[in-house]
Molecule: c-di-GMP-I riboswitch aptamer
Organism: Candidatus Brocadia sinica JPN1
RNA sequence: UCGCGAUAAAGACAAACCCUGAGUGAUCAGGUGGCGCAAAGUAAAGGGUCUUUUAAACAGACCAAGAGCGCAGUUUAUAAAAGACCGCUUGUUGGGAAAAAAGAUAGCCUUACUGCCGAA
Numbered sequence: 001u002c003g004c005g006a007u008a009a010a011g012a013c014a015a016a017c018c019c020u021g022a023g024u025g026a027u028c029a030g031g032u033g034g035c036g037c038a039a040a041g042u043a044a045a046g047g048g049u050c051u052u053u054u055a056a057a058c059a060g061a062c063c064a065a066g067a068g069c070g071c072a073g074u075u076u077a078u079a080a081a082a083g084a085c086c087g088c089u090u091g092u093u094g095g096g097a098a099a100a101a102a103g104a105u106a107g108c109c110u111u112a113c114u115g116c117c118g119a120a
Base pairs, nucleotide, nucleotide: 004118005117013036018031019030020029021028022027035107041113042112043111045110046109047108048105049104050103051102052101053100054099062095063094064093065092066090067089068088069087070086073085074084075083076082
């Protein structure tokens, strides 16, 4: 110097919960706390995940409900009708995908840069 990482030494960092504040939100800052971490230090370049907007749109991918029709099948009952599941139709109600843009996340991974200690 490169790699590696001890039940070593010293010193740091700080998840969840809770409190306060900022934000539409993901989330962030401070306090508390101590799950973890040898880069849990820094940086959103790539991927992932999440949020918001486009969207009071679009019946348009999809789902549920409602409404209408039907009785092929199943089932309850049966003399039959009928009901339920079910099948078809309908954009009436609610949920809501993809895509694009803008963000969040470095304690999801990759990448870049920097850094403490020194047993095997």